[in-house]
Molecule: transfer RNA
Organism: archaeon
RNA sequence: GCCUUGGUAGCUUAGUAGGUAGAGCGCGUGACUGUUAAUCACGAGGUCGUAGGUUCGAGUCCUGCCCAGGGCG
Numbered sequence: 001g002c003c004u005u006g007g008u009a010g011c012u013u014a015g016u017a018g019g020u021a022g023a024g025c026g027c028g029u030g031a032c033u034g035u036u037a038a039u040c041a042c043g044a045g046g047u048c049g050u051a052g053g054u055u056c057g058a059g060u061c062c063u064g065c066c067c068a069g070g071g072c073g
Base pairs, nucleotide, nucleotide: 001072002071003070004069005068006067007066010025011024012023013022019056027043028042029041030040031039049065050064051063052062053061
């Protein structure tokens, strides 16, 4: 330098014929319990790596760049 896979909540991640962003764990509050834990209910938390483009509409399509893994030279 080229090819390829990935980047979404604090962590692990789902979301591909483009149409209001989800789950588990963790966290907060409450219920239950002699206490803790467990269990149950509710809640907070995301400008989807970044900058543009296409579109009525982009996590999703296109381009540049950044970061991480793998391959080739």